[in-house]
RNA sequence: CUGGCUCAGGAUGAACGCUGGCGGUGUGCCUUAGGCAUGCAAGUCGAACGCCCCCUUCGGGGGGAGUGGCAGACGGGUGAGUAACACGUAGGAAUCUACCCAGUAGUGGGGAAUAGCCCAUCGAAAGGUGGGGUAAUACCGCAUACACCUGCAAAGGGAAAGUCUUCGGACGCUAUUGGAGGAGCCUGCGCGCUAUCAGCUUGUUGGUGGGGUAACGGCCUACCAAGGCUACGACGGUUAGCCGAUGUGAGAGCAUGAUCGGCCACAAGGCUACUGAGACACGGAGCCUACACCUACGGGUGGCAGCAACCGGGAAUUUUGCGCAAUGGGCGAAAGCCUGACGCAGCGACACCGCGUGUGGGAUGACACUCUUCGGAGCGUAAACCACUGUGGCAGGGGAGGAAGUACUGACAGUACCCUGCUAGAAAGCACCUGCUAACCACGUGCCAGAAGCCUCGGUAAUACGUGGGGUGCAAGCGUUAUCCGGAUUUACUGGGCGUAAAGGGUCCGUCGGCGUCUUUGUUAGUUGCUUGUUUAAGCCUGGGGCUCAACUCCAGAAAGGCAGAAGAAACUACUUAGAUUGAGUGUGUUCGAGGAAGUUGGAAUUCUCGGUGGAGGGGUGAAAUCCGUAGAUAUCGAGAGGAACGCCAAGCGCGAAGGCAGGCUUCUAGGACAUUACUGACGCUCAGGGACGAAAGCUAGGGUAGCAAAAGGGAUUAGAGACCCCUGUAGUCCUAGCCGUAAACGUUCCUUGCUAGAUGCUUGAUCUCAGUGGGGGUGGCGUAAGUUAACGCGUUAAGCAAGGCGCCUGGGGAGUACGACCGCAAGGUUAAAACUCAAAGGAAUUGACGGGGAAGCGCACAACCGGUGGAGCAUGUGGUUUAAUUCGAUACAAAGCGAAAAACCUUACCCAGAAUUGACAUGUACCUGCAAAUCCUAAGAGAUUAGGACUUCUUCGAGAGUGGUACACAGGUGAUGCAUGGCUGUCGUCAGCUCGUGUCGUGAGACGUCCUCUUAAGUGAGGUAACGAGCGCAACCCUUGCCGUCAGUUACAAGUGUCUGACGGGACUGCCCUCGCUUAGCGGGGGAGGAAGGAGAGGACGACGUCAAGUCAGCAUGUCCCUUACAUCUGGGGCUACACACAUCCUACAAUGGAGCCGACAACGGGUAGCGACGGAGUAAUCCUGAGCUAAUCCUCUAAACGGCCCCUCAGUUCGGAUUGAGGGCUGCAAUUUGCCCUCAUGAAGUCGGAAUCGGUAGUAAUCGCAAAUCAGCAGGUUGCGGUGAAUACGUUCUCGCUUCUUGUACACACUGCCCGUCAAGCCAGCAAAGUCAGCAACGCCCGAAGCGGGUGACUGCAACCUUCGGGAGCAGCCCUUCUACGGCGAGGUUGGCGAUGAGGACUAAGUCGU
Repeated sequence: CUGGCUCAGGAUGAACGCUGGCGGUGUGCCUUAGGCAUGCAAGUCGAACGCCCCCUUCGGGGGGAGUGGCAGACGGGUGAGUAACACGUAGGAAUCUACCCAGUAGUGGGGAAUAGCCCAUCGAAAGGUGGGGUAAUACCGCAUACACCUGCAAAGGGAAAGUCUUCGGACGCUAUUGGAGGAGCCUGCGCGCUAUCAGCUUGUUGGUGGGGUAACGGCCUACCAAGGCUACGACGGUUAGCCGAUGUGAGAGCAUGAUCGGCCACAAGGCUACUGAGACACGGAGCCUACACCUACGGGUGGCAGCAACCGGGAAUUUUGCGCAAUGGGCGAAAGCCUGACGCAGCGACACCGCGUGUGGGAUGACACUCUUCGGAGCGUAAACCACUGUGGCAGGGGAGGAAGUACUGACAGUACCCUGCUAGAAAGCACCUGCUAACCACGUGCCAGAAGCCUCGGUAAUACGUGGGGUGCAAGCGUUAUCCGGAUUUACUGGGCGUAAAGGGUCCGUCGGCGUCUUUGUUAGUUGCUUGUUUAAGCCUGGGGCUCAACUCCAGAAAGGCAGAAGAAACUACUUAGAUUGAGUGUGUUCGAGGAAGUUGGAAUUCUCGGUGGAGGGGUGAAAUCCGUAGAUAUCGAGAGGAACGCCAAGCGCGAAGGCAGGCUUCUAGGACAUUACUGACGCUCAGGGACGAAAGCUAGGGUAGCAAAAGGGAUUAGAGACCCCUGUAGUCCUAGCCGUAAACGUUCCUUGCUAGAUGCUUGAUCUCAGUGGGGGUGGCGUAAGUUAACGCGUUAAGCAAGGCGCCUGGGGAGUACGACCGCAAGGUUAAAACUCAAAGGAAUUGACGGGGAAGCGCACAACCGGUGGAGCAUGUGGUUUAAUUCGAUACAAAGCGAAAAACCUUACCCAGAAUUGACAUGUACCUGCAAAUCCUAAGAGAUUAGGACUUCUUCGAGAGUGGUACACAGGUGAUGCAUGGCUGUCGUCAGCUCGUGUCGUGAGACGUCCUCUUAAGUGAGGUAACGAGCGCAACCCUUGCCGUCAGUUACAAGUGUCUGACGGGACUGCCCUCGCUUAGCGGGGGAGGAAGGAGAGGACGACGUCAAGUCAGCAUGUCCCUUACAUCUGGGGCUACACACAUCCUACAAUGGAGCCGACAACGGGUAGCGACGGAGUAAUCCUGAGCUAAUCCUCUAAACGGCCCCUCAGUUCGGAUUGAGGGCUGCAAUUUGCCCUCAUGAAGUCGGAAUCGGUAGUAAUCGCAAAUCAGCAGGUUGCGGUGAAUACGUUCUCGCUUCUUGUACACACUGCCCGUCAAGCCAGCAAAGUCAGCAACGCCCGAAGCGGGUGACUGCAACCUUCGGGAGCAGCCCUUCUACGGCGAGGUUGGCGAUGAGGACUAAGUCGU
């Protein structure tokens, strides 16, 4: 930087947890359109009609069942279905309309029935049947109508009803015209997801005739035609009532469609019609199905998705309330009746709004609690306490408005509100406190218990878990969960991208589509401004009003946008007219090339065959072997065969759309560039689908096969080697014909067009002229031009600035996979998910670290040389083992002769045993007692200790000091944690590094400085340089030593200017000269002078920023934890010294450069009074006796040894070597058994120079030789120092190890002891496939065919109105037949989902296995 995940905000018809004072306003089955007990939700009219009953003041009043009228199509509920003219919006014409309004004209005269009622009768019931008789505003004719209907016309058809009355009329009725409101129909546009649904359709599309409807119409039917829809997504699947609006948002949008309003659909699941103005009708009818109920088993009844209520389901959603007082509805002339509409009340913090839980004073800053550095701090004016108020609560009194309409009429409700009295009384919780994100401490716990929105927290000091204290936030609520919007510019219209982060199609052609040069004519579809209509109300917004405020509500206003109409404008787009030439194309000429296809031909090389020569090997590799070869290979010469590929030219070259193309020649064919401007006149660009081409490998068929070479075989390598290496070798590679259709098909960069500094190559035309200039096409590397990019980089061949078109992307994994479809002979390709899982995956750059990367340099790092270790014996330390204990620590380099510069007791921390508990040690207080304590003696005891005795204080005489005892505070701990720490130390490393200020560069991390060149031991110095300076390191200053001088000299010296000792100075700086190298400088090399010393003279002390959670709690200090008659203290004894073994470091050796003996020389550093101890004497010796001198340049330690001289040993387990063991002594010390050192005699082991491997050393060094000191009573093979003798070698930096600098790669950052991949084994999860099995959905074919409408028939049955000649007719109904059709049945398929032995893969999981 990209990119995902997550959070902070708002919202909800919510639910859950904890908690809960009051009021107002709203709101309340989101799930089973599951089932429903009970009650209510639609009736009314006597002023239409008859009858029956009751009362009567006889005037009348009331009631009942019916006929009749109007209303039950409204109101109320729900959202199942529906992706549709269902809805929204804007329009339209072929329609109907009861009640209402306005107008016109009528309302004459007749008839026949029927319910109720009565009688009879069937049935359990529901209900029905027959007979008799009755009224109407019920029903039917006749007359009239010319406004109505049919019809071109003529003509024909077609009405009515009364009731009441105050006698004025009122309400009705009939016909008709118009209106208002309502309803039906049609159309444009808008309105989910899915192409892993691409083709659908037969009444389908249209026409004609007929039918049907209120009305147009395939709405229905017969015939004719073959149409209609679809990539602008038909058809199919799936989901869903739509809208006004609601939530959110800056907006654009996104999500939703509870309450309120509009529309639609539905009424247990289906079908059907009747009545009617209106229904195919929620509380009407018929039928089928399922369910439930009643039943006398014959048959009946029912439909809460109305209001309540109940059951069930569910995380979850209320009362079987009051009233028609208001508003509205039905009926009625009216009174009125009805109204679960509605108005109210009840329940629920479910939501919004408002109020309260007190106010003022009150510090010894009370108690409790918490923390603490123990001083105190916090809670905190908080409480107590004093004074006050009354929102609220309780009690009492008053008491509305809602009532319109003179009066009467209030469910709510004695409610709101007002007044009085009393009462601080009933009334605070929830979440959070690591960061995001406001708010911190203590304890408990100890990767446990748990937390968590994300990152993550928890493994003994948890601000992250649990609790407490404190704090923060909100508050009658607070949190959690779920869902939506936001943040998310994270689908980007506003407003993103594709070189490397996800993303350019492999390339070209080209259809639809999109976009398109200049001038001109016209039109006005797009466009644009004005205007009209509409977009119900409510809501949102603005301004007012009313409830005390607010929520809420009322009034008024307004905006934006959509659609439609009307009249304008004409620039642009579009269409149209006429032109143009610059885009594009054609022609002519010249030229270019590995462009393509076919044919033909050439030489070199490999291999093979034949022949000659020749005679032992060849080949191959890191080294070998398999292999070939005396049956003659390799080598060499000649001849021949065959296939494949084309050396030099040759190149950052050329050509092609890409893939790709290379010997020569010929034929055919395609293309580019330049020049000339002759022609056409926008003919153009890009392209979804589509088509063509398309490396290699692979496939099919047929050929061919020299070399090479998957597979395969063998040989090696290796832990293994299914590989790399070697020897063979088949497909294949080649050709012909076809398929495949993919690649890191890459410039990881789509095509076209225009614009924006350059300088410099190659290639190809042309021009002018022989030297270049300018200009065209192509192809490269460069670039701080500008610009751009996250950076890297790009930069006229763009990744810059723009335009047009196409393709593609949206976290990683799962997965380019599964399923489906298409293509393919197959292999497989194209298209292309989800579950699940993670909080990252990724790009570019930075700093480090690392590399069996590169470059330069350094170091006893290697090399060269010398001597060792590793083998032996012994000493010491460690591991291990053992033990009562073998105390503890250190334990790669950087532990292991280390802590320990000394374990017999002590030390000592360990073990056993025995003691004592304010303690062995410190301080304080109180009290008591003695005068001591110490020392000595006696007794017991292993001792500590206990008992007794002896001796015995100071004093200002207070009892003070001291000491002892008792009690309380406390002491004590080498107990734990070095991963809580301080301090100190080791190590990288005496390596040359590590940083800073200012400045500059970079978005930034960072860089520059600190790099480059030369140089140095050195980031030492110099020059260059966007750096200039500085700091810590280096160096120097300090110490020792080497030379000289001066001064002083005791105890040094026989004496002295000398030696020696001490103090203080000088001296060395590449300073001087010559020469060489390099550009100067500076430095280096060589040489010289002088000098004791020459290039840092030698050695030491001194250790940058940091690393290793390096070491040490046992040196000391110290936080926290732990023990307190013990994990503290004392004592005796034991142990730390054990011993099959392994390691580390020494010593001594293995011998003659030696060993033994005798004689003779020469040091330095140090130490010494509880000491060093001379001389002398004793002893073989260790040592002892004596004790001079010395508090030290005086005395002692103190004979130094190697070395030199003489002599013996003569190469051996020895006269080497000395272990081990025996005996006897000595010394220290209370004490020498465990367990010291030394001496003498005797004993005389291993060992003859050390495997793999490994260590030290570059000069006074290694090697070798002794001496001293610390510790210490005693004990040195160790350590620290001291001097003596005194070498060899370094060509050089290839390699090993370590380090420094630069550079490069990186997927590492706990930094290569890193990271990380796959199989296998175990567990768990989701999906896929799967024999099958179960269920749903939609459709198809056939069968059946209820109710019902329509049609047919007119045999049969029935019938009041009209006609009649009285017989009957017309007509209707039934029965019967039939079209359509619900349910149901059979069958074959489709599609979706569930389960599924088993199988393959995937994700995840603490340390498993194998490889790398």
Small-subunit ribosomal RNA from an uncultured prokaryote, 1412 nucleotides, folded computationally. The RNAcentral record of the sequence draws on ENA. Its Rfam family is "Bacterial small subunit ribosomal RNA".